[in-house]
Molecule: transfer RNA
Organism: Abditibacterium sp.
């Protein structure tokens, strides 16, 4: 160089083009001599990133950017 994949909370993982969810974690609380456990609840998202399509995109299209795999060049 040329092909393929993959990017979604702090990690992990879903979501037929139609309210972006769940689980861990972190915070409050019930319990408890205190803590863990366990049980309730909140907190957390410009879906890598910029356009496009559409009434409506995490999803279709195009450009890019990191990662990771195959194949080739030079040496």
């Nucleotide at each position: 160089a040329g092909g393929a994949g993959a990017g979604u909370a702090g990690c992990a993982u879903a979501a037929c083009g139609g309210u972006a969810g769940u689980g861990c974690a972190u915070c409050g609380g019930u319990c408890u001599c205190c803590a863990a456990a366990a049980c309730c609840g909140a907190c957390g998202g410009u879906u890598g990133c910029a356009g496009g399509u559409u009434c409506g995109a995490a999803u279709c299209c195009u450009g890019u950017c990191u990662c990771u795999c195959c194949u080739g060049c030079c040496a």